[in-house]
RNA sequence: GCCGGUGUAGCUCAGUGGUCAGAGCAGAUUCUUCAUAAGGAUAAGGUCGCAGGUUCAAAUCCUGCCACCGGCA
Numbered sequence: 001g002c003c004g005g006u007g008u009a010g011c012u013c014a015g016u017g018g019u020c021a022g023a024g025c026a027g028a029u030u031c032u033u034c035a036u037a038a039g040g041a042u043a044a045g046g047u048c049g050c051a052g053g054u055u056c057a058a059a060u061c062c063u064g065c066c067a068c069c070g071g072c073a
Stems, first nucleotide, its partner, number of pairs: 001072007010025004018056001028042004049065005
């Protein structure tokens, strides 16, 4: 340099055009206990890597860029 893949909550990931963007874990509050652990409940937490484009509508499709991973040279 060329090709491919990945980028979504603090972490691991799901969601491949239309509902309000979700789960598990972690963290917070709370219940239970003499106390701790374990367990239950509740709420919170998001620029969907960045910038454009297509569309009535984009995390999702297209283009460019950035970061990481792999392959080729």